[in-house]
RNA sequence: GCGGGAGAGUGGGCGAUCGCUUCCGCAAGGGAGAGGAAAGUCCGAACUCCGCAGGGCAGUGUGCCCCGUAACCCGGGGGCCCGUAAGGGACGGAAAGUGCCACAGAAAACAUACCGCCGAAAGGUAAGGGUGAAAAGGUGCGGUAAGAGCGCACCAGCGGGUCGGUAACGGCCCGGCUUGGUAAACCCCACACGGAGCAAGGCCAAAUAGGGGAACGCUUGAGGACGGCCCGUCCGAUGUUUCCGGGUAGGCCGCUCGAGCCCCGGUGAAAGCCGGGGCCCAGAUGAAUGAUCGUCGCCCCGGUUCUUCCGGGGAACAGAAUUCGGCUUACAGCUCACCCGCGACG
Numbered sequence: 001g002c003g004g005g006a007g008a009g010u011g012g013g014c015g016a017u018c019g020c021u022u023c024c025g026c027a028a029g030g031g032a033g034a035g036g037a038a039a040g041u042c043c044g045a046a047c048u049c050c051g052c053a054g055g056g057c058a059g060u061g062u063g064c065c066c067c068g069u070a071a072c073c074c075g076g077g078g079g080c081c082c083g084u085a086a087g088g089g090a091c092g093g094a095a096a097g098u099g100c101c102a103c104a105g106a107a108a109a110c111a112u113a114c115c116g117c118c119g120a121a122a123g124g125u126a127a128g129g130g131u132g133a134a135a136a137g138g139u140g141c142g143g144u145a146a147g148a149g150c151g152c153a154c155c156a157g158c159g160g161g162u163c164g165g166u167a168a169c170g171g172c173c174c175g176g177c178u179u180g181g182u183a184a185a186c187c188c189c190a191c192a193c194g195g196a197g198c199a200a201g202g203c204c205a206a207a208u209a210g211g212g213g214a215a216c217g218c219u220u221g222a223g224g225a226c227g228g229c230c231c232g233u234c235c236g237a238u239g240u241u242u243c244c245g246g247g248u249a250g251g252c253c254g255c256u257c258g259a260g261c262c263c264c265g266g267u268g269a270a271a272g273c274c275g276g277g278g279c280c281c282a283g284a285u286g287a288a289u290g291a292u293c294g295u296c297g298c299c300c301c302g303g304u305u306c307u308u309c310c311g312g313g314g315a316a317c318a319g320a321a322u323u324c325g326g327c328u329u330a331c332a333g334c335u336c337a338c339c340c341g342c343g344a345c346g
Stems, first nucleotide, its partner, number of pairs: 001342005007336004012296007020033005035317001039328002042326005047197004059193005064078005079091001080089003092188002097186002099182003114129002116125003137155006156178001158175007201253004211244006223235004260279008298314006
């Protein structure tokens, strides 16, 4: 220099004015007020309600091994595979069965032979050519009419033994000679899984319907309307009053102190775990967390040759809604830390 592989952090600062939500305060006033992803709602949980004898089928998910964790489709380490390497990989089984494998090609695994080789022919053959992403183990020697795991050596695969390892797996030895790929195709095997979700769920409770109790009354009339009161007039028996209960509007709880955050020490290869100290960090509900201005910092353009100064402009993705652990995706600008291969020069 070229090419490649992996990331981490930050996400403008300060001040003034006017507002919004909430807490404290009698008041004046004071305190607190979005994110690294609050997002997608993809996994796993806490919590709540409903369901549940036991077993099975179906369905869904996971899928090498060990460890971590409350748990996980998460994380760490290892194995195996791919890659020269840094690094990457949802990675059980294709020798239980079924399906599929474009075009080309004889044939895509059912079966079979276009050219070729051998042979007089019948036929044999799958070495060679040819097709394809992939062709019936590969290479070599022997063998044969020509050939062929037909025989042998090595390699790959399968099975068995043995040694190492917690294990996945690896090393060595032996055996018969061999089974194309595809399971995020059906399927098989193993394991796990009841459902709904804070609009969960609970409490208080105007109103309405229906329900229950009690008292009074049923024409000798409780009670009501008119009215300041009495008389009076009218309504009145499926009645009137009252209580319980019900539960709508509304309010409250759930609700934010939690598998919490920061620092230090110990431990472990790491994920992590243990101990000590400190801190309190939004709780809105037609839903607050904003707007404007000044100034400083960053970037761009111009006045100048960035040396300062002056003027103008720009700054992402996004927006809590019960909470937490992950994953994935989005992200302007700035900062930090790298790793591998090749080439050249010293």

Bacterial RNase P class A from a Terriglobia bacterium, 346 nucleotides, folded computationally. Its mean pLDDT, the model's own confidence on a scale to 100, is 78. It matches the Rfam family "Bacterial RNase P class A". Rfam classes the family as a ribozyme. The source organism's lineage runs through Bacteria, Pseudomonadati, Acidobacteriota and Terriglobia. It is recorded under the gene name rnpB. RNAcentral holds the sequence, with entries from ENA.